[in-house]
């Protein structure tokens, strides 16, 4: 360092569901666990999904990181 155990210890929490917020997509907060070895950050590139324009030709502006890729900091530690 690759790599990820029937392995410790610690951590996140889908679906619902309850209050908030928001035109929505989605989002905080409490409850809940389907799952995770980056399910910690970052909208870079792709994607996907909302809003607003367009429909001859295409912008604009948001979400989502639990869709892949990428960056970037990190916690364990068996067996190759």
């Nucleotide at each position: 360092u690759c790599c990820g155990a029937u392995a410790a210890g610690a951590g996140c929490a889908a679906a619902c569901c309850c209050g908030g917020g928001g035109u929505a997509a989605c989002c905080c907060g409490g409850g809940g666990a389907c799952g995770c070895a980056g399910a910690g950050c970052c909208a870079c590139g792709g994607g996907u999904c909302c809003g607003c324009a367009a429909c001859g030709g295409a912008g604009c502006g948001g979400a989502c990181a639990g869709c892949c890729g990428g960056g970037u900091c990190g916690c364990c530690g068996a067996a190759g």
The prediction has a mean pLDDT of 88. A computed fold for an 80-nucleotide RNA from a Geobacteraceae bacterium, annotated as c-di-GMP-I-GGC riboswitch aptamer.